[in-house]
The RNA shown here (transfer RNA) has 76 nucleotides and comes from a Planctomycetota bacterium.
Order: sequence, then C1' cells, then structure tokens
RNA sequence: GGGGGAGUAGCUCAGCUGGGAGAGCACAACGCUGGCAGCGUUGGGGUCGUGGGUUCGAGUCCCAUCUCCUCCACCA
Repeated sequence: GGGGGAGUAGCUCAGCUGGGAGAGCACAACGCUGGCAGCGUUGGGGUCGUGGGUUCGAGUCCCAUCUCCUCCACCA
C1' cells in the first nucleotide's frame, strides 16, 4: 500500500426486505425477608465511530475518513 471483517446503552451483543432503537448483565427505586443474599416489579441511561450524500424517511443504501482484528504485498 491492497482485500476482507468489526465499531449500536457502563459491558456482551441483536436489529430480518429502508419506516417502533432493543435484549441480557450491570445500575437505581420499590416489594417479598428480622437483615444480607436471592427473586419479582418498575425505572433511568444512546450524537448507532466521524463527516457528507441519496430518500418523504437511514443503524440499514452510496462516498470519504478514524480505530481495531485478519490475510496479502512491499522495504530491511
């Protein structure tokens, strides 16, 4: 330098064919319990890596770019 993959909540990840942003764990409150643990209920939390574009509408399509993983090439 080239090919491929990944980037979505604090963490691990889903998101099907463009139209509701979600799950588990974690966290907070409440309940059960004498208390802890545990269980249950409810709740808070997101510039969807970044910047543009297409579209009535983008996590999803297009372009550029950043970071990480991997393969190839190059130099020594």

Notes: Its mean pLDDT, the model's own confidence on a scale to 100, is 82. It matches the Rfam family "tRNA". Gene Ontology term of the family: triplet codon-amino acid adaptor activity. By type it is a transfer RNA.